[in-house]
Molecule: Fluoride riboswitch aptamer (crcB RNA motif)
Organism: Serratia sp. (in: enterobacteria)
RNA sequence: CCGUUUUCUGGAGAUGACAUUCCUCCCAAACCGCCCUGACCGGCUAAUGAUGUCUACGCAAUC
Numbered sequence: 001c002c003g004u005u006u007u008c009u010g011g012a013g014a015u016g017a018c019a020u021u022c023c024u025c026c027c028a029a030a031c032c033g034c035c036c037u038g039a040c041c042g043g044c045u046a047a048u049g050a051u052g053u054c055u056a057c058g059c060a061a062u063c
Stems, first nucleotide, its partner, number of pairs: 010026004016054006033044003
């Protein structure tokens, strides 16, 4: 350094933070959105896997 096995423990789910989860997935993988183009250029949605709160952004209304 590589490989295998076991034990313990964890990790991830397209833009931030914290918490929750009887959701799904992963063991170095899981994960890294969509449209257009041969490619480049370009265009679009979204801060969640799901829920709550906060922050950022967008739209509308009121004061």